[in-house]
Context: one part of a larger RNA
Parts: sequence; structure tokens; C1' cells
RNA sequence: UGGCGGGGGUCCGCACAAGCGGUGGAGCAUGUGGUUUAAUUCGAUGAUACGCGAGGAACCUUACCUGGGCUAGAAUGCGAGUGACCGUUGGUGAAAGUCAAUUUUCUAGCAAUAGACACAAAGCAAGGUGCUGCAUGGCUGUCGUCAGCUCGUGCCGUGAGGUGUUGGGUUAAGUCCCGCAACGAGCGCAACCCCCAUCACUAGUUGCCAUCAGGUAACGCUGGGAACUCUAGUGAAACGCCGUCGUAAGACGUGAGGAAGGAGGGGAUGAUGUCAAGUCAUCAUGGCCUUUAUGCCCAGGGCUACACACGUGCUACAAUGGGAAGGACAAAGAGCUGCCACUUGGCGACAAGGAGCUAAUCUCAAAAACCUUCUCUCAGUUCAGAUCGCAGUCUGCAACUCGACUGCGUGAAGCUGGAAUCGCUAGUAAUCGUAUAUCAGCAAUGAUACGGUGAAUACGUUCCCGGACCUUGCACU
Repeated sequence: UGGCGGGGGUCCGCACAAGCGGUGGAGCAUGUGGUUUAAUUCGAUGAUACGCGAGGAACCUUACCUGGGCUAGAAUGCGAGUGACCGUUGGUGAAAGUCAAUUUUCUAGCAAUAGACACAAAGCAAGGUGCUGCAUGGCUGUCGUCAGCUCGUGCCGUGAGGUGUUGGGUUAAGUCCCGCAACGAGCGCAACCCCCAUCACUAGUUGCCAUCAGGUAACGCUGGGAACUCUAGUGAAACGCCGUCGUAAGACGUGAGGAAGGAGGGGAUGAUGUCAAGUCAUCAUGGCCUUUAUGCCCAGGGCUACACACGUGCUACAAUGGGAAGGACAAAGAGCUGCCACUUGGCGACAAGGAGCUAAUCUCAAAAACCUUCUCUCAGUUCAGAUCGCAGUCUGCAACUCGACUGCGUGAAGCUGGAAUCGCUAGUAAUCGUAUAUCAGCAAUGAUACGGUGAAUACGUUCCCGGACCUUGCACU
């Protein structure tokens, strides 16, 4: 100087408290450990691994296993040479491959030849998801969006270092003010960027329809309009005013005005560093290892196993509910190997026809919770839906291992969950649906977005956890 303390002081955070909803009990989904296995590929392991890499494991993917094959090799470049290659046929084979037959070049030029294309011996360069993240780059997590981390000159100290950065206030903030042997500066904070909330202007098509006219069974349907909504560009707007306290910075106010008030609400943005944190399997790369194999091709299997243990979720245990019928209101997305209106068939998944749309035009598309009426009446039930049987649909060479969905039947556990533990402070929690990426299909209950309905509570900082600053002790540095 730091670090640490079951030392002290000050302060902060869904840290506690006050509340609301969960997890831990059940069934299932998913990840992990373990066990098993020919293989169950590899990595991630307190917080900071475990619905994580994987935003799609039937084949492929695929790295694993078994078996069959290749050895300059699956790809690319140079290449003597050949004139074809492609294609067709046959044998063998699970396929990969291998063996054989057949067919056959183009352009310029008279030609020699040159060029194109294809094959290709030898040779030169290969290949490796093999090891080392404790040799590395790059990227990332975490402390933490915490308020810190430093430098120049000066001054102090023999020196390590200190001062500045401490003190008194204040702030979300090393934010600002005052003081001070310091005076300044940099990286952070804040602001500049994006979205949302208000208004104005510009522009009106595919969007809109107040006024006028026409028209329909009905509909902005048509003429038209540019008001409104909206779309998407440009601007305005919050900075102040008033009162009280204060030297100031600032704080407080059911103050005014205002769409918005004290950082208006979100996002992006992550300082110096810490954990030899994570990743050699995204990629790149040093070293080591391998080269008829640790490389490459193929078929089948495995990654989906199952006495068990843990994490994350979904569905429930019901009446604030289940079932039936009718009715209403979104936002944000996606679409040509696509989205599919509508009609017909089917109880249905879907099928057969068949418009529109490369989209503010057409389609996905029905929003659901909600409202109205009827029913069930507290039961393992008209709750719950696991499991299993049968019959089907769709995708796809192919659904046995191992897909999703539909119909009928079956109807398990479960009556609110021990110790313990998690999230959340407002359009939040809770709850309700919608869309997308990946994708032939889908194990999605996941992830990422979108809107609908919409709470309770916070006395306070004694305690638990984490952090910041000052100070003190120390056998540590």
C1' cells in the first nucleotide's frame, strides 16, 4: 500500500421487513449426475454449470459404436499424358464401392499447333470435432451500470508511498457546492443514439370516411374528400416559475400551468481490473501427437437406455371452477419449394378442387381471458388428465428402435405440498391468448418478441446477503 475482522461510523440494493405468486409433495416434459451399454460423442459444474453450446438428434446432422470399403486420399491448385466426360446396360453388394460392356468431344486454323472442357499416373501442397483455454488471439460470463480507476506538474516522505481522490454538505453518480499544498487532466457517471407518451407541419396509397352525391341483402362499395384515425419523415416540448429551508450545491410542496415534473417510462451503452473463470468443438493459432489411420466414404445402431438423485418448467388437485350455445375487443410478425380465401367430402386430423397475394391491397387469422344464457352442486366428481388398446391423417427414400396430430375407448397419481427456498415495487407481479426464428416433419410445455385484463405492499434499516466510502486492529501481503 492492500487484504481480512463473529471492530466502529456513514450510505445503498426486492438484501431484510411489508405484501402477492410460486418451487420443494403428484403426473409429465426437458437438462444434469449416477448406473447401464458395443456406443450411450464432446464441452459447461457454487454464486457465474444443469429448457446451457443445441434458434429443431428418425437418415443426414454426428463428432460415438459395430461392420464393409479407400490410401495423394472427400474438397482446391500445379501436373507428363489421354480424348473424352456425361449418359446407357449388366455382374456383385446392405450401401459405399468394385468389375465389365457400350456410346462419344468442341473452337480457331489447310495443317502443324494453340485454347476450352473432362479424366488423370508419379510427385508437390493434404487431412484430424486428436491433446494442451495452465502457451495464445478473438469472443463471453461475473463482481456491476457498482462509482469507481488513474495520469502530468508541484508539494511531503531516506524509501515503499502519500497528497490530489481526504474533510463539511449534497446527489442515482468521484453529481455538484464550500473548504483545503495542491493546480489541472484522462478513462468511467451524465449527455449526445433508438423506442414509447403530447402537439404541429409535410405527404395521402394499398390505409382513413366528417361533410356532399350515388348504390347495396350487406360492406369506403363507387364518385369524391384530406378533416379525423393511421402510416413515416421533419420539428416543437421539461428548461423553468412560485412558496419554505439553505452561504451554495440542493431538498421539500395535494402550488400553478402542462400530454408529460423533478433522471417522464423503457432500451442500447459495461471504466481500471478480479476469478491462470469459460471456449483449441464457431473461427484463428504456437507446441505435441497421428498419416493403409486419431484421416475419408457407406449401411445399421447410438446420442431417445433406467433401481435412483438434483435443477428448470408444463398440467393439475377444482365452483373466483368444468361443460354447452351465442356475442365483443388487440398488437407485433410471417408468406412463392410459400401463405392459402372459398366450395365439396370427412365426427376429425385432413383430402380433392380452386381464387387472391412477391403483400398498409391477398392469406395465415379463430385472438383468449371477458360478457349473456343454460347445466353440474362439493364427489376422486361432468375435477384432473397420465398410461394403455384399436382405427386413422400428414410429412418424408424411410416413422420398428425413435415423429407430430385426429377419433373412439381406457381413466393412474393428485384434495394445495416437511425442512428449506425463489421471483417481483406499476402497466410491475399474477393471469390470458398471439406471432416468429430454427424447420420436410417434429418430440416447443423451450427461447425471443407482441399485445389484453390488471393488483397488494414498503412502518422502517435492528438483523441475513452483497456492495461503496472513511476509520481502527492484525501473527497476512